Predicted 3D model of a 73-nucleotide RNA (transfer RNA) from Candidatus Kapaibacterium sp. Taxonomically the source falls in Kapaibacterium (SeqCode) (Bacteria, Pseudomonadati, Bacteroidota, Eximiradiales). The sequence was found in a public genome assembly. It matches the Rfam family "tRNA".
RNA sequence: ACGAGUGUAGCUCAAUUGGCAGAGCAACGGUCUCCAAAACCGUAGGUUGUGGGUUCGAGUCCUACCACUCGUG
Numbered sequence: 001a002c003g004a005g006u007g008u009a010g011c012u013c014a015a016u017u018g019g020c021a022g023a024g025c026a027a028c029g030g031u032c033u034c035c036a037a038a039a040c041c042g043u044a045g046g047u048u049g050u051g052g053g054u055u056c057g058a059g060u061c062c063u064a065c066c067a068c069u070c071g072u073g
Base pairs, nucleotide, nucleotide: 001072002071003070004069005068006067007066010025011024012023013022019056027043028042029041030040031039049065050064051063052062053061
């Protein structure tokens, strides 16, 4: 330099054909317990990497860029 892939909650990852952004773990609160752990119940946490475009509607489609991974030279 060229090609391919990934980017979503603190972490690991889902999201079906474009139609309400979710789960587990972690955090916080509660129940239980003499106290704690475990278990159970609940709560909070998101500019879906950034900008633009298409669309009534975009995490999803198009485009440029950024970061990372792999490959070719």